[in-house]
Context: one part of a larger RNA
RNA sequence: UGACGGGGACCCGCACAAGCGGUGGAGCAUGUGGUUUAAUUCGAAGCAACGCGAAGAACCUUACCAGGUCUUGAGAUCCUGCUGAAUGCCGGGUAAAGCCGGCAGUCUUUCGGGACAGCAGAGACAGGUGGUGCAUGGUUGUCGUCAGCUCGUGUCGUGAGAUGUUGGGUUAAGUCCCGCAACGAGCGCAACCCUUGCCAUUAGUUGCUACGCAAGAGCACUCUAAUGGGACCGCUACCGAUAAGGUGGAGGAAGGUGGGGAUGACGUCAAAUCAUCAUGCCCCUUACGUGCUGGGCUACACACGUAAUACAAUGGUCGUUAACAAAGAGAAGCAAUACAGCGAUGUGGAGCAAAUCUCCAAAAACGAUCUCAGUUCGGACUGCAGGCUGAAACCCGCCUGCACGAAGUUGGAAUUGCUAGUAAUCGCGGAUCAGCAUGCCGCGGUGAAUACGUUCCCGGGUCU
Repeated sequence: UGACGGGGACCCGCACAAGCGGUGGAGCAUGUGGUUUAAUUCGAAGCAACGCGAAGAACCUUACCAGGUCUUGAGAUCCUGCUGAAUGCCGGGUAAAGCCGGCAGUCUUUCGGGACAGCAGAGACAGGUGGUGCAUGGUUGUCGUCAGCUCGUGUCGUGAGAUGUUGGGUUAAGUCCCGCAACGAGCGCAACCCUUGCCAUUAGUUGCUACGCAAGAGCACUCUAAUGGGACCGCUACCGAUAAGGUGGAGGAAGGUGGGGAUGACGUCAAAUCAUCAUGCCCCUUACGUGCUGGGCUACACACGUAAUACAAUGGUCGUUAACAAAGAGAAGCAAUACAGCGAUGUGGAGCAAAUCUCCAAAAACGAUCUCAGUUCGGACUGCAGGCUGAAACCCGCCUGCACGAAGUUGGAAUUGCUAGUAAUCGCGGAUCAGCAUGCCGCGGUGAAUACGUUCCCGGGUCU
């Protein structure tokens, strides 16, 4: 000077408390450990690994294993020789690839050749998801969106260093005010950016309509999208030190950072990543490289994490009129009306490169039934019959119908999320993607309870 203390003082945070919903119990999905295996590829490991890399393992992916291949190599640059434009097709053989063979095709030229390609050869080299993240770059997590971290000059101290940055107030904030051997400054804070909430202006097509319907017409309204306004403790009362600011009020769509996002200081953890990529060194070079078929990553006495589904009546089932979104996506695509089918789906194809067309709501409301049961709850598991994608669903996909109908009656110790359009609940969309979503990322609908307070638990900040 730091760090630490079951030392002290002050302050903050869904940290506790007050509440609401979960996890821990059940079956299932998924990840991990362990075990097994020819292989179950590799990485991630308290918080900050474990629905993580993976925004999607049937082949491919794929890095793993078995078998059978190739060796200047799958692809790159250079040299020599031979042949031929390029290129396309077929046969044999094979599990497939490698391998063997055939056919079609015929660029340019000054006729030497040239460009390009194939084959053969020679090496220089290629190649490596091999090792080392404790050799590295880059990127990322975390403390933490916490309020801190520093510098110049001056002053003090023999010096390490101190001061400034401490103190009195105040703030979400090293935010601001006052004081002070300090005076200033930088990186952070805040603001500038995006979005949402109000208004105005401009612009009206594909949007909207003062209408019985259409056409026409119009741009008032909704909306779209560009510009501007609007909020600043500005006004007011009180408190405060006449300050910074605080508490209430008015006006206002909005009030004290209006809500949300992006934004992450100096640094910490030899934190993570050599498997995104790049890269030093080491290692392999007829193999640790390369292509192929099949298998594996999907195993299963068990243990843990994270989700989704339930255990029911604030519910299940059926019906009714069928009502009301937002945000997205769409051409090897989205697909309407119609028809067939109980249904998954199929036939067919209007329209749409989309404010025009399509994908496209559910919970809610109303009525009926069930009457507290392992049930008309629950849906695992299993059988049969189908549908879709795809060369191909056995290992190992998703969906539908009928039948089957398990555990489960609210979950021990413990533990977690959330303070408002939030929790809870309801559906919708997208990326990846041939197909496959209970995951992830978004979107809207319905819509609570509670916060006395800071003694205690956890974490953080300042002074001592």
RNAcentral holds the full RNA, with entries from ENA, Greengenes and SILVA. A computed fold for a 464-nucleotide part of an RNA from an uncultured bacterium, annotated as small-subunit ribosomal RNA, 3' major domain. Model confidence (mean pLDDT): 82 of 100. It matches the Rfam family "Bacterial small subunit ribosomal RNA".